[in-house]
Context: one part of a larger RNA
RNA sequence: UAGUAACGAUAAGAAGGGUGAGAAUCCCUUCCGCCGAAAGCCUAAGGGUUCCUGAGCAAGGGUCGUCCACUCAGGGUUAGGCGGGACCUAAGGCGAGGCCGAAAGGCGUAGUCGAUGGACAGCAGGUCAACAUUCCUGCCCCGCCGUCGUGGAGUGAUGGGGUGACGCAUUAGGAUAGGCCAUCCGGAGCUAUGGCUAUGCCCGGCGGCGUACGAAGUCUGGAGGGAUAGGAAAAUCCGCCCUCCGCGUAGAUGACGUACGUCGGGAAGGUCCUACGGGACUGAUAACUGGUUGAAUCCACGGUGCCAAGAAAAACCUCUAAACGUUGAAGCGAUGGCGCCCGUACCAAAACCGACACAGGUAGGCGAGUGUAAGAGCACUAAGGCGCGC
Repeated sequence: UAGUAACGAUAAGAAGGGUGAGAAUCCCUUCCGCCGAAAGCCUAAGGGUUCCUGAGCAAGGGUCGUCCACUCAGGGUUAGGCGGGACCUAAGGCGAGGCCGAAAGGCGUAGUCGAUGGACAGCAGGUCAACAUUCCUGCCCCGCCGUCGUGGAGUGAUGGGGUGACGCAUUAGGAUAGGCCAUCCGGAGCUAUGGCUAUGCCCGGCGGCGUACGAAGUCUGGAGGGAUAGGAAAAUCCGCCCUCCGCGUAGAUGACGUACGUCGGGAAGGUCCUACGGGACUGAUAACUGGUUGAAUCCACGGUGCCAAGAAAAACCUCUAAACGUUGAAGCGAUGGCGCCCGUACCAAAACCGACACAGGUAGGCGAGUGUAAGAGCACUAAGGCGCGC
């Protein structure tokens, strides 16, 4: 320079009350304003206690501060079923032997790792200041082991076969989630400022599980016989050959719906208590219905078209080998027991990446209403969250 520029989105504050040494800034109430495909909610990565409670205000906070993601102390993350591992494999990595190479090392078989994929048994409600598909309550399920019963000849893999098993575009049907309406159902209350005393105003009109039944559809050929040349051994399996039946009136599966049962939830408003955060009771034996709209979700591995022709392995089914089994296998039922390790708080932006409490960046899911040809657009709003720390 200069008490100058600046104090980080022009979404916006105002009043009253409280606390306190001290209040524009902290807390409560009322009114106002802003977002609402987000500035709301859930979660991956990343962060690593920032979460909750009590105490505090030197520094940090672009002002202030009694407040805080700051300081100090105490507390908080509970799983057979959620995610990962004790299962599987992809790209790719490592790699016994092996091959190559002055050395270091490179490549690579068997194998072993490796999810962003496959497989796989839990829903509803309640609850702490802070966690919950984890705790509690109710109902249900999976695997393994033991015992008892039944059963009466097969069982059995690291091996064989099947399946798993897949593109892009477009599209029909049946449902549900969600929404809207109601003169129908239930409900404390209200009648204002001219009218209305109700068919007005205001609030709510669900969810899980079990059993039985139904169901749009979707998927699949079935049975018997034969040869013994294919599936590296074997096979009753697959493949091959023959015959019969069949193209859905069969079997399997199936979102969802209905009935019954059962469990849970259940608003506005009102009263009382309060540590001021909230809680209890009532409403309430609440009602829990009809219509309409309607998905990008489910049935589903659907249909049609097209060429560039669209993972693997395990689980699962089946076949036998070794071996085991009438001194009783498998299967089934009942009952008792067991069920390991890791994650789980909090933050989706003031807690991550940007030197900052930075107008930037950050994968996925949910994402309501009214109007507008339509939409996730636009405007205004719900739930919810904020007014961006002079």